Description:
This is a predicted structure of a 475-nucleotide part of an RNA (small-subunit ribosomal RNA, 3' major domain) from a metagenome. The RNAcentral record of the full RNA draws on SILVA.
Context: one part of a larger RNA
This record gives sequence, structure tokens and C1' cells, in this order.
RNA sequence: UGACGGGGGCCCGCACAAGCGGAGGAGCAUGUGGUUUAAUUCGAUGAUAUGCGAGGAACCUUACCAGGGCUUGAAAGUUAGUGACCGGAUCUGAAAGGAUUCUUUCCGCAAGGACACGAAACUAGGUGCUGCAUGGCUGUCGUCAGCUCGUGCCGUGAGGUGUUGGGUUAAGUCCCGCAACGAGCGCAACCCCUACCAAUAGUUGCCAGCGAGUCAUGUCGGGGACUCUAUUGGAACUGCCCGCGCAAGCGGUGAGGAAGGUGGGGAUGACGUCAAGUCAUCACGGCCCUUACGUCCUGGGCUACACACGUGCUACAAUGGUUAUUACAGAGGGCAGCUACAUAGUAAUAUGAUGCAAAUCUUCAAAAAUAAUCUCAGUUCGGAUUGAGGUCUGCAACUCGACCUCAUGAAGCUGGAUUCGCUAGUAAUCGCGCAUCAGCAAUGGCGCGGUGAAUACGUUCCCGGGCCUUGUACA
Repeated sequence: UGACGGGGGCCCGCACAAGCGGAGGAGCAUGUGGUUUAAUUCGAUGAUAUGCGAGGAACCUUACCAGGGCUUGAAAGUUAGUGACCGGAUCUGAAAGGAUUCUUUCCGCAAGGACACGAAACUAGGUGCUGCAUGGCUGUCGUCAGCUCGUGCCGUGAGGUGUUGGGUUAAGUCCCGCAACGAGCGCAACCCCUACCAAUAGUUGCCAGCGAGUCAUGUCGGGGACUCUAUUGGAACUGCCCGCGCAAGCGGUGAGGAAGGUGGGGAUGACGUCAAGUCAUCACGGCCCUUACGUCCUGGGCUACACACGUGCUACAAUGGUUAUUACAGAGGGCAGCUACAUAGUAAUAUGAUGCAAAUCUUCAAAAAUAAUCUCAGUUCGGAUUGAGGUCUGCAACUCGACCUCAUGAAGCUGGAUUCGCUAGUAAUCGCGCAUCAGCAAUGGCGCGGUGAAUACGUUCCCGGGCCUUGUACA
């Protein structure tokens, strides 16, 4: 100087408390461990691995296994040589591949060039090892308020001071004081979205007033008022008032205001820590393989299953289930696509057909409301499992896809110790969309809106963190 303390003081955080809803019990989905296997490819392992890399494993992917092939090689370049290449056919084969055969060059006067095949040679190739050789990227402490420097001063020196103290703040934020005076990286602000207003602009959006038309609909003429769209501005600064205070600032059911004290949300992550993670995104040093640890193909595996754990979904019901009727979003997507509408089918879907490269066409709610029924039961709860029949995608659904219909109708009656999330348009609850994608194991991830709470006395205690101080046989 740090680190540590079941030392002290001050302060903060869904850290506790006060509340609401979960997990831990059941079934299933998914990941992991373990076991099994020819292989169950590899990585990630307290917090900071375990719906993680994977934003989609039937083949492919694919790295794993079995078997069958190739060896300058699956791709690209250079140099001789040949004249084809492409296309078609036959045999063999699971395919890859192998063997045979038919047809056959183009541009240019020429030299030569294009294209393809090919021996040899030079460069290949490796998801092989080392993340403890590395770059880059990332997690965590932590959006915590800290981490430092120049000059000066103090100390033999390590180092200190500044950065401590008194207040204050979300903040090393600001004020006052002070052997310090300044400065940098962080904080804040500048950026984006959202909440209000104005101006400008009105098409594909809108429709108040005028007219036309329809069973009906901005449908048409038209209009720019309104909504909205999208560009530029304004607006919030403790600016004003009162009280407290030297000041910074704090308090007020204060005024005004759409918004009030950082208005709400996002992006933004200092010096560093964990030899944290990644050599399998990529790049790269070293080492290793080179008729194989490279490469092509078929099939299998990554989907196994006495078991254990994590994360979720669905439930156990009446604040509910079922049936019928009636409403109201936002944000996205769409041509190998989204599909109106009609018809067929109980349905998944099929057939026909129309508009739209889209503010134009299309895809678009469910909880909710109204009415009826069920009457507390393993049930009209719950839907696992299994049987049968189908639909769709795709060379191909056996291993191993999703969906539909009929039948079947398991466990489960609110879950031990313990444990997680959340402070407001939040939790809870309800649906919708997107990426990946032929299809889909999505209950996952990322977004979007609808309905919409309870509680916070307080900081003694648990956990984590910040500042000062103290002890130390630790570095």
C1' cells in the first nucleotide's frame, strides 16, 4: 500500500421486511449429469454451465460410428500435352464410383485465344492439440462510483497529499474548508423511442362541411378541418412562489403546465478482477496427420433410459369448464410468397379464382361482454398414453416430422425442508407477430399490444456493494 475480520461508524441495492405470483409434489417439453452404445460428435460446469453455442439434427446440416470408394486430392491458380465440353445410351453398384459406347468444338486470315480433359510438379487440406502462447469478441463484479495523471509539497524509502474533513447528491454530483493547484478516463449531458404543442406536406392514409351513389361500405366528385403519417422546431431549467440553509441543496395536496425535480424507456459498461469463456464463427504462433487425423458416398447415431438435477408448459377447477352470439389492438411479414372470395370435406386441407413487390391487396386477436348449461364429483375438471382412419411438406416421415378426426381417458384435489421473480402501465393474466425454416418436434428466443393489481412501518437481521477508520503472526 492492499487484502481479510463471526471489528467499528456512515450509506445504497426487490438485499431483508410489507405484499402479489411462482418453483420444489403430478404429466409432458427441453437442457445437463450418469449409465448404455459401433457411435450416442464437440464445447459450456457455483454465483458468471444446464430452452447455453443451436435464430430450427428425417437426408443434408454433421464434426461421431459401420461399410464402400479417391490420393495433387472436394474448391482455386500456374506450366507442358490432347480436342473436346455438354448431352444421350448400356452394364455393374446401396450410392459414390467404375467399365463401355454414340454424337461432337468455338472465335480468329494467321499467330494465338476461349472452354474442357488430363500426366507430372508447385501451392493443398485438417471442426486434429494447446483459450495456460495469442488477436478479436463475450460474461461477471456493475451502470457500482470509482480509477488515475502533471506540477508542487511531505517522507531516507515503499509511498502519501490531491481523492481526506463538514454538508449534499442517483453520482469523486455540487458547495464550503484545506499544501495543494489543475487535468484525464468514468458520472451527467449531447443520440434514439415515448408523453404535449406548432409549422410544413396531404397519398396509398383521413372525412367535419357540400354534392352524387349504394341493401351497405370514403365507394365517387371533392376537401386539409380532424385522426394519422414524417420532417423541422418549441417545451422542463428547481425557471417562479413560500419555508429551512453561509452555500450546494432540501421540503410544499404551492402556482402554472401535456409532462416536475434524472418525466418514462433504450443505446452507452472507466482502471481493472476471475491465467473466467471461446483455437468448433473467424484470424493466428507452436506441435501433430499427409493412400490419412484429408476427402466422396450409403446407412446409422447426435432422438438411447433403472436414475439424479436445472429451466419451462399444462393442470389440479365454479374468479371455472362447455356451447352460441356480439366487440375492440399494436408491431411485423408477403412473389418459389401472402391470399380475399366461392365450392368440397366434421376437420387438417384440397380445387378453382382474385388482388398485391403493398399506409393501396393480404395475413390479423384472445382474455372481455351477453345468454344458456354443468353444481363440487377424479366430474361436462385434467389431458398424458394408446388404437384406428386421414391431411400436408419433402427423393424419402421405419428408426425420427407436424397437424386433423373418432375412440381411449393415466397421474394430478395446490405440493416437505427450502427457494425464485417483481415497486406501476410494473407483477399477474390474455392473445398476436417475427427470425431460423421445404416441413417441424417452438411449451424456446426476440418483439407487440389488450386487461390490469397489492405493498414498502422501516434498515435490527441475511446477501452483495461503496466511503472512512481500526486490528493483523496474510501478500
Its Rfam family is "Bacterial small subunit ribosomal RNA".